[in-house]
Molecule: c-di-GMP-I-GGC riboswitch aptamer
Organism: Desulfitobacteriaceae bacterium
């Protein structure tokens, strides 16, 4: 350097529930583990998913729009440990 053990130390913590914030996605805290070897950071300067309070089209409660929101979807970028090949 690459790769990941039924390895050592530890780490984060899906869902769902409740409490607040929010128009919404979705956040923070608690409770809880579904996973994760980066399930650290980075969302104005990759790709891509969600949302649509505002605005546009419109008159079907449709549609189209990020400046909102996701890093546990790819991706960039630091980084712990060290069997085996």
């Nucleotide at each position: 350097a690459u790769c990941g053990a039924u390895a050592a130390a530890g780490g984060c913590a899906a869902a769902a529930c409740c409490a607040u914030u929010g128009a919404a996605a979705a956040a923070u805290g608690g409770u809880g583990a579904c996973g994760c070897a980066a399930a650290g950071c980075u969302a104005a300067a990759g790709g891509g998913u969600c949302u649509a309070c505002g605005g546009g089209u419109a008159a079907a409660u449709a549609c189209c729009u990020a400046u909102g929101a996701c890093a546990g979807c790819c991706a960039g970028u630091u980084g712990c440990c060290g069997a085996a090949g």